Predicted 3D model of a 61-nucleotide RNA (Fluoride riboswitch aptamer (crcB RNA motif)) from a Mollicutes bacterium. It matches the Rfam family "Fluoride riboswitch aptamer (crcB RNA motif)". Gene Ontology terms of the family: positive regulation of gene expression and response to fluoride.

RNA sequence: AUCGGUUUUGGCGAUGGCGUUCGCCUUUAAAUGCUUAUUAGCUGAUGACGCCUGCGCAUGU
Numbered sequence: 001a002u003c004g005g006u007u008u009u010g011g012c013g014a015u016g017g018c019g020u021u022c023g024c025c026u027u028u029a030a031a032u033g034c035u036u037a038u039u040a041g042c043u044g045a046u047g048a049c050g051c052c053u054g055c056g057c058a059u060g061u
Base pairs, nucleotide, nucleotide: 010025011024012023013022016052017051018050019049020048021047033042034041035040
C1' cells in the first nucleotide's frame, strides 16, 4: 500500500473549543460562501442558539 473478514460504532454542515437543537451522509458519501465576461468586490470563527478563545470596527476610562 492492497484485498478479505470480524467488531466497535460514527461522520458532515466556507478556519477553533464546549453545550443544546435542526438537517444531511453511510465511506463511491455528506462538505469545499456569494457577485462579476474579466479585472475585481462583499459577509462571517454558528446550519441555528448560548458561552469561551482568537481576530476586526467604534466609543469611553
The source organism's lineage runs through Bacteria, Bacillati, Mycoplasmatota and Mollicutes.